[in-house]
RNA sequence: GGGCCUUUAGCUCAUUUGGUAGAGCGCCGCGUUUGCAACGCGGAGGUGGCCGGUUCGAGUCCGGCAAGGUCCACCA
Numbered sequence: 001g002g003g004c005c006u007u008u009a010g011c012u013c014a015u016u017u018g019g020u021a022g023a024g025c026g027c028c029g030c031g032u033u034u035g036c037a038a039c040g041c042g043g044a045g046g047u048g049g050c051c052g053g054u055u056c057g058a059g060u061c062c063g064g065c066a067a068g069g070u071c072c073a074c075c076a
Base pairs, nucleotide, nucleotide: 001072002071003070004069005068006067007066010025011024012023013022019056027043028042029041030040031039049065050064051063052062053061
C1' cells in the first nucleotide's frame, strides 16, 4: 500500500426485504429474609464509531474518514 470482516446500553451480542432500538449479565429500587445469597416485580442507561448523501422515513442503502481483526504485497 491492497482485499475482506467488525464498530449498536457498563460487558457479550441480537435487531431477515428501510417503518416504535432489544435480550442476557451487570447497576438501582421494592418484595421475600434477623441479615446475605437466590428468586419475583419494577426502573435507569443508546447522538447505533465520525462526517456527508439518498429517502416521507436510515442501525439497515451509498460515499469519505477513523479504530480494531485477518490475509496478501512491499521495505529492511
A computed fold for a 76-nucleotide RNA from Candidatus Komeilibacteria bacterium RIFCSPLOWO2_01_FULL_45_10, annotated as transfer RNA. Rfam family: tRNA. About the family: Transfer RNA (tRNA) molecules are approximately 80 nucleotides in length. It is annotated as a transfer RNA. NCBI's taxonomy places the organism under Bacteria, Bacteria candidate phyla, Candidatus Komeiliibacteriota. The sequence is in RNAcentral, with records from ENA.